RNA sequence: UCAGAAAAAGGCAAACCAACUGCGAGGCUGGGACGCAAAGCCAUGGAACUCUAAGAGUUAGCCAGGCUACCUGGG
Numbered sequence: 001u002c003a004g005a006a007a008a009a010g011g012c013a014a015a016c017c018a019a020c021u022g023c024g025a026g027g028c029u030g031g032g033a034c035g036c037a038a039a040g041c042c043a044u045g046g047a048a049c050u051c052u053a054a055g056a057g058u059u060a061g062c063c064a065g066g067c068u069a070c071c072u073g074g075g
Base pairs, nucleotide, nucleotide: 001074002073003072004071011036012035016031017030018029020027021026034061040067041066042065044064045063046062047059048058049057050056051055
C1' cells in the first nucleotide's frame, strides 16, 4: 500500500423481551443473536423517518464522503 477466498486471536450485535428515558422518530442498560471485515468514530452531501408556525431533531445496521484500527494474504 492493495485485497478479504480460506482460517483464526478476538470484536460488534438486528428482531424480540424487561427496566429507564424522549411529545415523537428514537436513545440507553441488561438479556438475546439476524447478521457484520470497519455493524469503530464523525450528520459533510443525498435518502428515509419524527415533531413542527418558523424550524428543530432521529437514523453511522440506507448510500456516498472524511478520520482511525485488529487478523490473514499479496506487493
Predicted 3D model of a 75-nucleotide RNA (c-di-GMP-I-GGC riboswitch aptamer) from a Chloroflexota bacterium. Of the family's consensus pairs, 90% are formed in the model. The coordinates come from a structure-prediction model, not an experiment, and the mean pLDDT is 83.